[in-house]
Context: one part of a larger RNA
RNA sequence: GCAUCAGCCAAUGGGCUCCCCAACCAACCCAUCUUGAAACAUGGACCAAGGAGUCUGACAUGCAUGUGAGUCGACGGGUGCGGAAACCCGAAAGGCACAAGGAAGCUAACGGGCGGGAACCCUCUCGAGGGAUUGCACCACCGGCCGACCCCGAUCUUCUGUGAAGGGUUCGAGUUGGAGCAUGCAUGUCGGGACCCGAAAGAUGGUGAACUAUGCUUGAGCGAAUCGAAGCCAGAGGAAACUCUGGUGGAGGCCCGAAGCGAUACUGAUGUGCAAAUCAUUCGAUUAACUUGGGUAUAGGGGCGAAAGACUAAUCGAACCAUCUAGUAGCUGGUUCCCUCUGAAGCUUACCUCAGAAUAGCUGGAGCCCACGUGCGAGUUCUAUCGGGUAAAGCCAAUGAUUAGAGGCAUUGGGGGUGCAACGCCCUCGACCUAUUCUCAAACUUUAAAUAGGUAGGACGGCGCAGCUGCUUCGUUGAGCCGCAUCGCAGAAUCGAGAGCUCCAUGUGGGCCAUUUUUGGUAAGCAGAACUGGCGAUGCAGGAUGAACUGGAAGCCGGGUUAUGGUGCCCAACUACGCAUUAACCCAGACACCACAAAGGGUGCUGGUCGAUUAAGACAACAGGACAGUGGUCAUGGAAGUCGAAAUCUGCUAAGGAGUGUGUAACAACUCACCUGCCGUAUCAACUAGCCCCGAAAAUGGAUGGCGCUGAAGCGUGUGACCCACACGCGGCCAUCGGGGCGAGCGCUAAGCCCCGAUGAGUAGGAGGGCGUAGCGGUCGCCGCAAAACCCAGGGUGCAAGCCCGGGAGGAGUGGCCAUCGGUACAGAUCUUGGU
Numbered sequence: 001g002c003a004u005c006a007g008c009c010a011a012u013g014g015g016c017u018c019c020c021c022a023a024c025c026a027a028c029c030c031a032u033c034u035u036g037a038a039a040c041a042u043g044g045a046c047c048a049a050g051g052a053g054u055c056u057g058a059c060a061u062g063c064a065u066g067u068g069a070g071u072c073g074a075c076g077g078g079u080g081c082g083g084a085a086a087c088c089c090g091a092a093a094g095g096c097a098c099a100a101g102g103a104a105g106c107u108a109a110c111g112g113g114c115g116g117g118a119a120c121c122c123u124c125u126c127g128a129g130g131g132a133u134u135g136c137a138c139c140a141c142c143g144g145c146c147g148a149c150c151c152c153g154a155u156c157u158u159c160u161g162u163g164a165a166g167g168g169u170u171c172g173a174g175u176u177g178g179a180g181c182a183u184g185c186a187u188g189u190c191g192g193g194a195c196c197c198g199a200a201a202g203a204u205g206g207u208g209a210a211c212u213a214u215g216c217u218u219g220a221g222c223g224a225a226u227c228g229a230a231g232c233c234a235g236a237g238g239a240a241a242c243u244c245u246g247g248u249g250g251a252g253g254c255c256c257g258a259a260g261c262g263a264u265a266c267u268g269a270u271g272u273g274c275a276a277a278u279c280a281u282u283c284g285a286u287u288a289a290c291u292u293g294g295g296u297a298u299a300g301g302g303g304c305g306a307a308a309g310a311c312u313a314a315u316c317g318a319a320c321c322a323u324c325u326a327g328u329a330g331c332u333g334g335u336u337c338c339c340u341c342u343g344a345a346g347c348u349u350a351c352c353u354c355a356g357a358a359u360a361g362c363u364g365g366a367g368c369c370c371a372c373g374u375g376c377g378a379g380u381u382c383u384a385u386c387g388g389g390u391a392a393a394g395c396c397a398a399u400g401a402u403u404a405g406a407g408g409c410a411u412u413g414g415g416g417g418u419g420c421a422a423c424g425c426c427c428u429c430g431a432c433c434u435a436u437u438c439u440c441a442a443a444c445u446u447u448a449a450a451u452a453g454g455u456a457g458g459a460c461g462g463c464g465c466a467g468c469u470g471c472u473u474c475g476u477u478g479a480g481c482c483g484c485a486u487c488g489c490a491g492a493a494u495c496g497a498g499a500g501c502u503c504c505a506u507g508u509g510g511g512c513c514a515u516u517u518u519u520g521g522u523a524a525g526c527a528g529a530a531c532u533g534g535c536g537a538u539g540c541a542g543g544a545u546g547a548a549c550u551g552g553a554a555g556c557c558g559g560g561u562u563a564u565g566g567u568g569c570c571c572a573a574c575u576a577c578g579c580a581u582u583a584a585c586c587c588a589g590a591c592a593c594c595a596c597a598a599a600g601g602g603u604g605c606u607g608g609u610c611g612a613u614u615a616a617g618a619c620a621a622c623a624g625g626a627c628a629g630u631g632g633u634c635a636u637g638g639a640a641g642u643c644g645a646a647a648u649c650u651g652c653u654a655a656g657g658a659g660u661g662u663g664u665a666a667c668a669a670c671u672c673a674c675c676u677g678c679c680g681u682a683u684c685a686a687c688u689a690g691c692c693c694c695g696a697a698a699a700u701g702g703a704u705g706g707c708g709c710u711g712a713a714g715c716g717u718g719u720g721a722c723c724c725a726c727a728c729g730c731g732g733c734c735a736u737c738g739g740g741g742c743g744a745g746c747g748c749u750a751a752g753c754c755c756c757g758a759u760g761a762g763u764a765g766g767a768g769g770g771c772g773u774a775g776c777g778g779u780c781g782c783c784g785c786a787a788a789a790c791c792c793a794g795g796g797u798g799c800a801a802g803c804c805c806g807g808g809a810g811g812a813g814u815g816g817c818c819a820u821c822g823g824u825a826c827a828g829a830u831c832u833u834g835g836u
Stems, first nucleotide, its partner, number of pairs: 029044004045836006053335001055192013070096003075090004100107002112142002115139002119134001122131001124129001143176003146172003149168003156161001195334002198331001202324006213298009227252001231248007261284002265281001268279002300316001302312002337770006349358001351356001361508002363505006370498001376496003380493002382457005392447001393445002399441003404436001406434003411431008461487002464484002467481003471478001511535004516530005540551003555733004560728002565723003568707003574720001576719004581714001589709001600694003604691006611684003622677004627651003633645002657672001661670002734760009773822001775820001777818006790808003794805004
């Protein structure tokens, strides 16, 4: 001097992570019941701590361990450091298993055959393979055996029984060389408080009449004033009976009304009050069925009640207290960490069933078994072959309904004419008959679809020959079975992430919507069905907004391209390019579902169809004529073209209606149809359909989404370009599933390493793997040089639950791993307690 490493310092430096503020875009509050919640549905101010599927018995299934025709300690004994929960022993007892069937008495399993089958062996062109033999487990089919049941019935016999051999299309949770037992774990069911909180009730035993109800007993209280019953007195009258007048007297569920008692109105005050019933004014009764103190009596299905279900201690259509009792609830509410894989149902059957359970279905998990192609399978097509009676069609086809004429006369009903009458004649209306005609049918049909459905598309087969049978036939006829021989282009297409089987268990059993079909209903965002697809359980782009509509389903990222829908601005993308059309002053129009408008009308504009008129002069404008028989007939008070009725001719004309309107009492007058002049080229009617207009009136101010837009930014039609979704395509990463390779060299965890491919939504629910927490055992640690709880715009890591480190403060304990165990995780429950 250079390089490297370590430490320290610095910044207008770079980066990671976190926090705060601001702008733009998107963005409704969670939980819950629900078809559906942001809901004017319920719970919820905030924080801390507590707070809900547990334990046990029995059973079922799966997995694991031990042993195995057995298995099991907990009974007894022993050993020993020990008076052992754990160690040892026991041909004992006992449980379960080893045999079933039958109501029972009771009786009680001769092991087989065919087909498919792993593997081994032999052989062959040694390869994917082919053939032959032995053929396990297991599967399918046919048998035998055991028991029950039904026959048959030899032998023996006390004449009542015994019941050999044989047979069956009957039944069994049987047998055909055992698989169990014990323990543990997981899931489920039932019994227990049984996931947690919650009744109205029910029962048993007590405590209350200091409130209040009523009785009895013993006490207390009631002032003033009004009216003036009986009785009595005096006077007068009277022959008397007695009457009248004036007093006296003091009766009364009498009147007024204070205290006391009560409580009508204001529906006043108060209404976190003075008060869990009060205050002010007003009001009721006040010698009485009055008010009241003490004592005493009546007690809960009981009392007491001038009766209101009133009162019975702020409790009464059955008091209060304790217990049964953690009563029960098919009902309400709540039910606590993460990730991954899978993933429903609201339908069937039956229920004192309709707010619920069971059953099947849908779903998950655990497996078993067979396949790599000759096989197996299918929400598909084709071919072959079946069954059908819907749509349509039909009614001069059956059944039923039904319109119109025509023809007919055998029969029959009504009416009429003629006739004395006639089953004589004539006329007529029907029934009826015949050939036609019109219109119909969920419970009519000759005919008869489309769609949908069944079966088959081969070796388990085809053809030939022979055999068996108690079935069948007149019959070696048929049917079934079996044997031999033969036949290989392996007997349609397409697709497949392979097919089949068993066991256990959850949730669900309120559904709703759309196209199409369809029943009831005037209709409904109504009620009930069918097929399919959705929402429920599901986000994303579009329809301004939105459970269900259109597009399309989703791991985490980066480019690209599209769908539905859009491209004046809000708002990403052409105020693009053409051709038509529209003028809209209550109120032009503007995009499926969808958020309305009709019948009807328009000489608004634009197209179309059809029929007319026109150089033999149309249409329109202007002008002239518009007559006579006749005031036609009838009717009328009148009616002369014109109130009305029936008719509606003739003449002259270029033409003129027995009259298109105005008009009159009736006439008159005017006008029109019709004819002509002038003019000189196009004109008129009826329909039809595009836009536009009328039809078109409602209560807060208002909605093509808004602004706004007029050769559009409307409407119709055509052509390009462009915009964006989690869709499609490419690349990277993560997880899951499937397939394949690797015992080795430097390469350690085979629960490992490496390679390839596919897939990824999700409520109820199921399964797997993790995270956190308290205690205990083992093992390895940390700690006064500072453990834990606690705090922090500090850092890292894991998909996540979480974990690790740093700093602060703190001051004595505490962590990892392997096992084990549980009173193990909070946002909700009008949750509990405390605090704000």